Predicted 3D model of a 591-nucleotide part of an RNA (large-subunit ribosomal RNA, domain I) from a Dehalococcoidales bacterium. Taxonomically the source falls in Dehalococcoidales (Bacteria, Bacillati, Chloroflexota, Dehalococcoidia). The full RNA is in RNAcentral, with records from ENA. It matches the Rfam family "Bacterial large subunit ribosomal RNA".
Context: one part of a larger RNA
This record gives sequence, C1' cells and structure tokens, in this order.
RNA sequence: GCACAGGGUGGAUGCCUUGGCAUCAAGGGCCGAAGAAGGGCGUGGCAUGACUGCGAUAAGCCUCGGUCAGCUGUCUAGCAAGCUUAACCGGGGAUUCCCGAAUGGGGCAACCCGGCCGGAUAAACUCCGGUCACCCCCAGCUGAACACAUAGGCUGGGUGGAGGUAAGUGGGGGAACUGAAACAUCUUAGUACCCCGAGGAAAAUAAAUCAAAAGAGAUUCCCUUAGUAGUGGCGAACGAAAGGGGAAGAGCCCAAACCCGAUAAGCUCAGUGGUUCCAGAGCCUAAGCUUAUGGGGUGUUGUAAGUCAGACGGGACCGAAUCUGGAAUAGGUCAGGGAGUUACCAACUUUAUCUCUAGUCGAAGGUCCAUGGAAAGGGCCACCACAGAGGGUGAGAGUCCCGUAGAUGAAAGAGAUAAAGCUCCUCGUCUGUACUUGAGUACCACGGGACACGGGGAAUCCUGUGGGAAUCUGGGGAGACCACUCUCCAAGGCUAAAUACCCUUGAUGACCGAUAGUGAACUAGUACCGUGAGGGAAAGGUGAAAAGCACCCCGGGAGGGGAGUGAAAUAGUACCUGAAACCGUGUGCCA
Repeated sequence: GCACAGGGUGGAUGCCUUGGCAUCAAGGGCCGAAGAAGGGCGUGGCAUGACUGCGAUAAGCCUCGGUCAGCUGUCUAGCAAGCUUAACCGGGGAUUCCCGAAUGGGGCAACCCGGCCGGAUAAACUCCGGUCACCCCCAGCUGAACACAUAGGCUGGGUGGAGGUAAGUGGGGGAACUGAAACAUCUUAGUACCCCGAGGAAAAUAAAUCAAAAGAGAUUCCCUUAGUAGUGGCGAACGAAAGGGGAAGAGCCCAAACCCGAUAAGCUCAGUGGUUCCAGAGCCUAAGCUUAUGGGGUGUUGUAAGUCAGACGGGACCGAAUCUGGAAUAGGUCAGGGAGUUACCAACUUUAUCUCUAGUCGAAGGUCCAUGGAAAGGGCCACCACAGAGGGUGAGAGUCCCGUAGAUGAAAGAGAUAAAGCUCCUCGUCUGUACUUGAGUACCACGGGACACGGGGAAUCCUGUGGGAAUCUGGGGAGACCACUCUCCAAGGCUAAAUACCCUUGAUGACCGAUAGUGAACUAGUACCGUGAGGGAAAGGUGAAAAGCACCCCGGGAGGGGAGUGAAAUAGUACCUGAAACCGUGUGCCA
C1' cells in the first nucleotide's frame, strides 16, 4: 500500500410532529384624561433565573352560573403547610405601584421637588386622601390704549380635544433605479415613501346619467364585453365604455317662493293700514308698514314641480280672545288610513324567539386460542350503527378512553329578528294674469391637472389668473361646431347591504416536515452585533413506562469493568435510525 473484519468521529438519510402556510365557513372589529397602546419594578412557604398570571387586596379578592373529586400555573422533581360548596371554565364587578398623550413643576422614561384643602398626632416633623397642565366650547364677573365698546383677565361647567392603531380606506404631496435593448416625450407610477382624517369598514350613491329612434332607471363588487374600440418618439407600452349575466337592493331631507309669531332699527295721527270674513259699533302710534336676523310651519320637481288665487268634491266634534247679529274660514281633538327606531323629523321601553360568550347526554366484545415485552395485528364466536370522521391507549381498536352522528343547555353580558306600547305623517282634482326653483355660479380666454385619450378634430370633469350669463318664452348633455330630435335639471345635504382587511373558532389541503414550513416547533424578535436608525441567529426526537444502572472493582476525578433494569443499553440522559469525508485496531497478502 491492497483486501477483509470490527471500531471511533460525524450528523446525512429514513420515520415522527408540539409549529407553520393557504383556502373556506361562522362570529366579531377600534382603544384612550373614568389615564390607552407599550413598558419598568414588584408579586410564590421553601423561587436564584426565564415564561405565564396578577398589582402593595399583587399565580390573586367578591358575586352569578357551569362542572367536578381532587387542587395549590410551566421549565421542575421534591419537601412543608393547607384548601376541598375547593381547584378549573364562563358572565359581571372590586383592586390596579411607577413611567408612558402623561397633564402640579422639573427631568438623563420608570426619578426628583412642590402649592392648596381635609385627616392622623397635644403640636411640629412626617404620613395618608383629594386637587392643581394646555387648547377649545358654554355661562358669569370684570375690564385697557380711547367716552361707549373691544382686546385682555378671573371664576365655574363640559363622558370636548390630545395619544395609540397590523392591514384595509378617503384626501394633500410625490420619486428614482428600471423598460424603451442608448435617451429626452413616454414607462416604472400616481407605485414606493411622507403628511392629514375617519371607521369597523372607508369611499361612492338617488341622474343637469346613459343611450339611440328602441329604451334603461342611485351607488358598490364579480364575470363578460376585451387585450376589443382607442391612446402611443403610432416605439416601448397603456388600455376603456355602453350592452349582457350575477351579488345586494332603499330611498330621502333642506335652500327659495308663501304663512305665523319673536328681536332690532326706521316710517306713519288715518279719509290709507291692521283687528279671520260680512254689516254695524269700537280699538291700535304699534296691535300698522319697511328692512335685517334667527325660529316654527309649508315645500323639494323635469310627460316640470311648488307657492298664491279661483272653481269643484269632502267622516264627526270644537272653533277664533273688542262687542252684537250671521258665515262657518284658519286652527284644534277624535275616527279612518299609512309609517318608524341605520338614512327617510325625532326617539325610548317591554315581551318573545334565535345566535355568541361556559357546558351536558350520547350505542355496541370477549378473564376465548396461539405469537409477542406489550394485541388494537392473526384465528374463533358476537354486537352497534342517523355514530366505520379523527386522536389516544405497550404494534394496526366501529364496540377500552376522548370523541363522532343525533339531541340538549345560560343566573349574567352582547347581538339579531318579531310583536306590543309609544311616536310621527295625513285633503284631492282642474285652471292661470303672478311668485319661487341653489351666482362671482355656469360659460369663455390663458396656464395646468384628471378622464384608457401624450393638445389632438378633443367633447366631458377639476381649477390658478382675468372676464362673466340666463333664470322656465329658462338651462345642461348626446366626443370640435351648427341644425333638428331625444334626454336630463348643476352650482345644498343624508343614506344600510352586496366590497376590502384583520382577529377568534371550526373545517379542509395532489401545502412544509426541522438547511423545509413563519425570522422564530426549543428562554425568538431571544442571544448576539451596532452610538443609533437598524440588523438578527443557532438550537426538536432515551424508553411503553425512569424501571435514569442498588451493590462491588480500577481511578484524584473524568471515565470504565462487572452486577442489575429493560424487548433492546452498540436505547445510558454526549441518549431513535446513524451515510460520507476523516482517524485508529486486528488478520492476511505484496514490497
């Protein structure tokens, strides 16, 4: 050196899964000065550390339910001392140190130092309890320059604000690398990122919309139309809509005209005006008129609608407040009809049912035979099944355990639905000489932006600057513009559901199986690195059960040899299997 045998080292592979990933279904979705999110420090009989829980009432207190014979959380065994109407699970409540928006003042977060009131003490020191930030809103008292006034100040009240928030969402700003095989228009992209706001969803939403000669009838989301029509250094690339099919469905309220009363200012001695109307008599210097403001009623549309006036029709009763006689008007009450608790004016209570937040019941096999350490596997004889899903048990169990199918359950809290109480609404038709129908708005010019549409033939939408209408015999749109025709009514507002995302529970997987799957199956956003923003690991497996090797021997110990446990110890906690690289040992052969 080669071959064979048997080892060490190492931790691949196989098997496993406490953990992940994705989808679906159901339920739920904001927290916070009544101090949040997130932390610091404490807290256990023996607890030094970490996790979990909790807060000086500190692995807990009270109460209401459920459940049960055991319990005093985990790494983590044991002892002691206890509880047992306990422990455990769920609803409600109490306590809840210090920091943190942090808010009495300060500060290098988790610390320091105070004022006022009350209490403890004979009193002081000291201790305990309460209160003391800023801004905004409301009310009151005051109050300058400058007479009134205003600014300002003070006091009281506010379940007003602030801060947090993964993703989703509306708005305000807004890149570049990149692609175009270079690059500038373009693209990446209104993306990333920053800021503001709101909510459990947000946004949008009830046609000045679309269409096309026929019509549809708010919004949102999905499929399609369609990679079509188009846009485009007509390059790269970008890219609709109508229409059709589905999910879900819900419509409304103001402004104005007109009426009523209130407040403020001004005007008016009456022959005008007002006092419901008619006749007569009275009254009014505001009880009249005009303007302004805020309040109540009315009213909300496009084959225009509403107001006002006139005509016609109408369930019952009361009925105008200067007086008399009439009218029966405005208005009111009841009946009838309709509607409602998310919008629709505005809301509440009770009852019932269902669901969620704990649970409960739940069929049926063998002491048979053999193998084996062990039977659930094999053999034999049975049984249940609305249950032969799944998991566990010493190998592979419908009938051993937990479960499963199917039934069933809430004192308390929450949600949904229904009913009742309750609340709200309630003349109609026709006619027209009048009034109203959102103004620095529509629109135009210039400069930009958004629309799939890059200025284009460029409509439509938004608006920085400058001009600037009509008002129903009115106005917008139908992709320059004009005509005709059709269609709609801007310049005010509200609105659930279908949709997005997340959490919990359940189910499922031609998803992973420890270099995979989350970064994290284990003390993981830990250890560690960095001044910091930030970066960020490695690390699973004895055995069915510790039965975790009493005792003896060598050794200072480590370790080893016996003995013993176990099915197995080459399963000995450096523990399943135990590949290769690498390193020894023995034997044989060659030199």